The RNA shown here (transfer RNA) has 73 nucleotides and comes from Ictidomys tridecemlineatus. The coordinates come from a structure-prediction model, not an experiment, and the mean pLDDT is 80. The RNAcentral record of the sequence draws on Rfam. Taxonomically the source falls in Ictidomys (Eukaryota, Metazoa, Gnathostomata, Eutheria). Rfam family: tRNA. Rfam's curators write: Transfer RNA (tRNA) molecules are approximately 80 nucleotides in length.
């Protein structure tokens, strides 16, 4: 050097080919045990990799770059 892939909560992933987001585990509080761990509930935690562009409106469409992974030479 070329080509493909993926970035989304603290980690592990979905999600809608426009009208601003969820699980799973973990954390916070409580409950419930003499306690603890198991279980229940309950909050919290995300400008959806970065910039731009397209629109009434973008995580979702385009374009450019960053990261990591994998192929070819």
């Nucleotide at each position: 050097g070329g080509a493909g892939a993926u970035a989304u909560a603290g980690c592990u992933c979905a999600g809608u080919u426009g009208g601003u987001a969820g699980a799973g585990u973990g954390u916070u509080u409580g409950c419930c045990u003499u306690g603890c761990a198991u279980g229940c509930a309950u909050a919290a935690g995300g400008c959806c990799c970065u910039g731009g562009g397209u629109u009434u409106a973008a995580u979702c469409c385009c374009c450019a770059g960053u990261a990591c992974c994998c192929c070819c030479c």